[in-house]
C1' cells in the first nucleotide's frame, strides 16, 4: 500500500428500512435483625461526515478505530 470482516448501554451481544431488545453490572423499592439470594420498577447505547429514501442502527461512499490475510 491492497483485499476481507467488524464498530450498538459500563461489559458481552441481538436487531439488516418504520424512533433498539436481552444478559451481567448500576440505582430505587419489597423481602431479612443484617448481608446475600429472590421479586418488582428504573436510568443508561447505534464511531464520524456525506449520499439514497417520505423515513437510515439497517443500503451506498469516504474518513477514523480494531481484527485478519497478501505484498
Nucleotide at each position: 500500500g491492497g483485499g476481507c470482516c467488524c464498530g450498538u448501554a459500563g461489559u458481552c451481544u441481538a436487531g439488516a428500512g418504520g424512533u433498539a431488545g436481552a444478559a451481567c453490572a448500576c440505582u430505587g423499592c419489597a423481602u431479612u435483625c443484617g448481608c446475600a439470594u429472590u421479586g418488582c420498577a428504573g436510568a443508561g447505547g447505534c464511531g464520524g461526515c456525506g449520499g439514497u429514501u417520505c423515513g437510515a442502527u439497517u443500503c451506498c461512499g469516504c474518513c477514523c478505530g480494531g481484527g485478519u490475510c497478501c505484498a

Transfer RNA from Candidatus Woesebacteria bacterium RBG_13_46_13, 71 nucleotides, folded computationally. Lineage of the source: Bacteria > Bacteria candidate phyla > Candidatus Woeseibacteriota. Its Rfam family is "tRNA". By type it is a transfer RNA. The sequence is in RNAcentral, with records from ENA. Its mean pLDDT, the model's own confidence on a scale to 100, is 84.